A computed fold for an 86-nucleotide RNA from Verrucomicrobia bacterium UBA3624, annotated as transfer RNA. Its mean pLDDT, the model's own confidence on a scale to 100, is 81. It matches the Rfam family "tRNA". Rfam's curators write: Transfer RNA (tRNA) molecules are approximately 80 nucleotides in length. Its family is annotated with triplet codon-amino acid adaptor activity in the Gene Ontology. Lineage of the source: Bacteria > Pseudomonadati > Verrucomicrobiota.

RNA sequence: GCUGGAGUGGCGUAAUGGCAGCCGCAGCGGACUUAAAAUCCGCUGGCCGUAAGGCCGUACGGGUUCGAGUCCCGUCUCCAGCACCA
Numbered sequence: 001g002c003u004g005g006a007g008u009g010g011c012g013u014a015a016u017g018g019c020a021g022c023c024g025c026a027g028c029g030g031a032c033u034u035a036a037a038a039u040c041c042g043c044u045g046g047c048c049g050u051a052a053g054g055c056c057g058u059a060c061g062g063g064u065u066c067g068a069g070u071c072c073c074g075u076c077u078c079c080a081g082c083a084c085c086a
């Protein structure tokens, strides 16, 4: 350099172009307990807000589409194979 694959919360991950992150781990709050562990319940991407709620978010920049994590183009990083190595 060429070809292919991958990139999503704190972590492992899911999602056939139609509510992003189901489920699990970790974490936070609560119940139970003399206390703790275990168990059970709730919450758990970011920002704003007392709250209700709003906005943003799938590596980055564009495009297609009513609608994109998903399709197309370019870029970056990682992995694998191939080529080059005077």
Base pairs, nucleotide, nucleotide: 001082002081003080004079005078006077007076010025011024012023018066027043028042029041030040031039045056046055047054048053059075060074061073062072063071